[in-house]
RNA sequence: CCCGAAAGAGGCAAACCCGAAGCGAUUCGGGGACGCAAAGCCACGGAGCCCUCCGGGCCAGCCGGGCUGCCGAAG
Numbered sequence: 001c002c003c004g005a006a007a008g009a010g011g012c013a014a015a016c017c018c019g020a021a022g023c024g025a026u027u028c029g030g031g032g033a034c035g036c037a038a039a040g041c042c043a044c045g046g047a048g049c050c051c052u053c054c055g056g057g058c059c060a061g062c063c064g065g066g067c068u069g070c071c072g073a074a075g
Base pairs, nucleotide, nucleotide: 002075003072004071011036012035016031017030018029019028020027021026034061040067041066042065044064045063046062048058049057050056051055
């Protein structure tokens, strides 16, 4: 470093509900926990989604990729 058994400390927060922004995908705040060892960050490739579709957007909790990071046994 790959990897993810056991344990500890902590972290995030799906659906749904309320409020706000946006034409929309969706985002933000509060409640709430299905899950997550990168469910931390980045739209680089693919998929998906939206719009007024030469084009412009959204999505990192769809899959790759990049950067960073807690703990730790076997191999």
Molecule: c-di-GMP-I-GGC riboswitch aptamer
Organism: Bacillota bacterium